[in-house]
Molecule: RNase P RNA; transfer RNA
Organism: Candidatus Sulfotelmatobacter sp.
Formats: sequence, structure tokens, C1' cells
RNA sequence: UCAGAUGGCCGGAUGGCCGCUCUUCGGGCAACCGGGGGGAGGAAAGUCCGGGCUCCACGGAAAUACGGUGCCGGAUAACGUCCGGCGGGGGCGACCCUAGGGAAAGUGCCACAGAAAGCAAACCGCCCGUUCGCGAGUCUCUCGCCAGCAGGUAAGGGUGAAAGGGUGCGGUAAGAGCGCACCGCGCGCCUGGCAACAGGGGCGGCACGGUAAACCCCACCGGGAGCAAGACCAAGUAGGGACGGCAGAUUCGUGGGAAACCAUGGGUCAGGCGCAUUUCCGCGCUGUUGUCCGGGUCGGUCGCGCGAGGCGUCGGGUAACCGGCGUCCCAGAUGAAUGGCCAUCCAGCCGCCUUCGGGCGGUGGACAGAACCCGGCUUACAGGCCAUCUGACGCA
RNA sequence: GUCCCCGUCGUCUAGCCUGGCCUAGGACAUCGCCCUUUCACGGCGGUAACACGGGUUCAAAUCCCGUCGGGGACGCCA
Repeated sequence: UCAGAUGGCCGGAUGGCCGCUCUUCGGGCAACCGGGGGGAGGAAAGUCCGGGCUCCACGGAAAUACGGUGCCGGAUAACGUCCGGCGGGGGCGACCCUAGGGAAAGUGCCACAGAAAGCAAACCGCCCGUUCGCGAGUCUCUCGCCAGCAGGUAAGGGUGAAAGGGUGCGGUAAGAGCGCACCGCGCGCCUGGCAACAGGGGCGGCACGGUAAACCCCACCGGGAGCAAGACCAAGUAGGGACGGCAGAUUCGUGGGAAACCAUGGGUCAGGCGCAUUUCCGCGCUGUUGUCCGGGUCGGUCGCGCGAGGCGUCGGGUAACCGGCGUCCCAGAUGAAUGGCCAUCCAGCCGCCUUCGGGCGGUGGACAGAACCCGGCUUACAGGCCAUCUGACGCA
Repeated sequence: GUCCCCGUCGUCUAGCCUGGCCUAGGACAUCGCCCUUUCACGGCGGUAACACGGGUUCAAAUCCCGUCGGGGACGCCA
């Protein structure tokens, strides 16, 4: 100098004028006026996870179902997040990616092609034997070739994403873990590590293909709904109607009836309901519950911002993070405020001039915008800055 | 604001749960040819789609994740 990697930060500045919203003080009967102070983000977004908070009258135990998570350790209120490590993969490297439990518990699937796709199998081939035929010879025998039959084999070919360990040497009729060495795999042992795992050595001749983002198994986690939660005030109406689901016995009264029984009112128990289901215990209610059609209203207050809070500093920890001390108070709207204009300047870009120092003119700042609040993830983002590190080339 | 659902030819849809025979089927529309004197009807043939980006798998419209787009429901009182 060029090309990269990782982490972090900023994302216009100052002044003036005119407005908006909240709060506080003062004035005013009130409408309102005046002074002081606060007023968007790193993502406020998507609503994808986790929690606080609130209600479902409420509490406990167990099981099932459903959903989620998934190497190990740690952080945390919690998490699918973060930090550190392990294994695997990629890159010359800095570094990056990784839904990464179990396939010897079971089930399913593996299209097409192929002989065979999971209890393996044998199409071409290779090889031994035997029979027929042909040919040759050193001619009662031997050799070669072709075909059939009965076997052996899994080297090689072919199919496929995948063909039952791989490479090499030996071995064999041909072959084969048949034997051996190395690698892989499985099972014990030893050492290191909290662990995932790593290293070493022993045994086993290979028995165990893939798929769980297919069902499933194992471990762990989870009650549901959401600030339109929920509480209160005010106004107003018809606290109305229809159709279903689940709910039975007994007793008493009244009426009807010859009786059986029917209608109606009350009691007791049972039952039902209590926000996935079942069982159990306690408790509450007495019909309960669902859908639909209607009626009124379109107001206000609280919830609502002191918080797992920000900043600084010290200490612990590799880090995520935690603790101590000091300091600060920092948006709260409800058709919904946080804006507009002007001037000067600052990056950046374009054009012209240049004595290469610069000068002049023009242009000009992205994505987006709180709505109960936090911790994350993901996505969008013009342009710029800082730190650390890697590779190549050059020079000393 | 909260919650739920859905994206396949120009339009309406099947296939998705249980991945492969999907080179994605059907209807209407559209284009060409035939039939007819001509038009219509009818017959034959063609064009035309898995919203986008990753991942799992031998293999994805289908399974998983993330974006983008569209639609719907929900106030209070009694």
C1' cells in the first nucleotide's frame, strides 16, 4: 500500500422565529394567559420467544393429553437469549458456520433405476466339477474353445443418494477379516477434565445403512387469557328473546284422573358448574353452560411510569454477569404531542479553476417513529468514525 | 393495541396432514386449428402458477425457521 476478519460507536451542529404536548408556579369566576422545566429509537418495527403486572372465587396432589426445548458447564427474574468450552465442517490465516440427545425399544418410509433397498441378494463376470460337441497333439490320455447342468464366490463391471467396513500385503481353484499391519467401528480399563470430551493401552474380525425439522423413546419446562387485562364514576335501556348441551331419585302439598299417571310448587340427597381431560381431598354456587338475535352508550378517572432504571467509580469473575459506594429523575399522548421555516457551519457528492497548498458555485444527511412495562431474537438502515487482529507485496 | 387465519396459472380451486409416479390436475377466461355461408354451440391442441429467502432430506408445492403481502375477529353497560 492492497485485500480481509472481529468488536464497538455515531447517525447532523449552533442560533433565531412561529407552533404542539405534559408538568409546575403565578394570575383569572371561567375560557385562557404568562414564567420555569421535560419531550422518540437503535431498531420505538415484526409480534417471534421469555418475564413482570392484572383477571379467571381459590388452594393442594397425581396421572394423561397437547405444545416446546435438546452436546457440556455457567449467567439470569426467565428464555428458544447470552458467555465460556467440547465435537463436526469451511478458510493459507485472523476467524466463521453448526435444531449437535437416542436409529443394538418398536413401527413406518427409502420413488426411478437395479439381480438385490434391509430377515439381504447374485444380472454380467470369475472359478472348481461334470456332460455333449468341435479342434489340436507326443492319440486307451492330455490340452484348448463353445454350450448345458450342479455348485463356490462377492475381487471386478453395471444401477443407485445409499449395495453389509476402507487401503495394502499375504493367502486361495477363484475369492472372502480367511490371516496380518494401519485407519475406522464396538466393548471394558487407565490418565486428565466438574462435565461434554480428549489421550493412551487392551480385547473383539465387524455383529450395528440412512431418515426422529416421520411417528416415537428419554430428560427437562409449561394452567389460560391478555392493559380493549382489570378497578371505579357517570349517562341511558327492555337486567329482553330464540335454539341447543349436561343434569335423577325420593318425599310432601295442591289440581285433574277409577287407576297408571300428568301438571304445578316446596324439601332432601344425588347431579351439574367452577376455563384441556381424568382421579382424589377441601371449598363455593344452585340450575349451569354455549351459540345467535336484540336494547343502551360512543363520556371520564385510575391502572400509567422509581424501574430486573441510567451514569460514574471501585472490587470479584477468562466472560456473560454480580456486588459495594456516589450521583441523577429522564416522554406519557388518546384520532393520538415530540413539528415547520430561515441563517451560518460540518461530513459526503458533482462541476469549474488551480501556483497542487487550495479556492468558487451547486447539491446535500438513511431506516423509521413510543401507546402497560422490561430482557432478548429477527428484520430495515445513506454515510462515517474508532480499536484489535490476519494474509500478500514493497522498503529498512 | 391484542389475537387468529391465508398466500398455487389472468380468476376460482385440487394436491400439503401421510415428501417421490407433480414435467403440479380441473373449471372459466385467452390463443390457434377444425366444424359452419358466418357467428354461437361443439371438437382438438397450446400458452399460463407453487409469494420470497434459507435449512432438513438422496429428494420439498408439501416438513422446519425467517421475511413480505393480504384478510378477519375483539370495546363498555345491563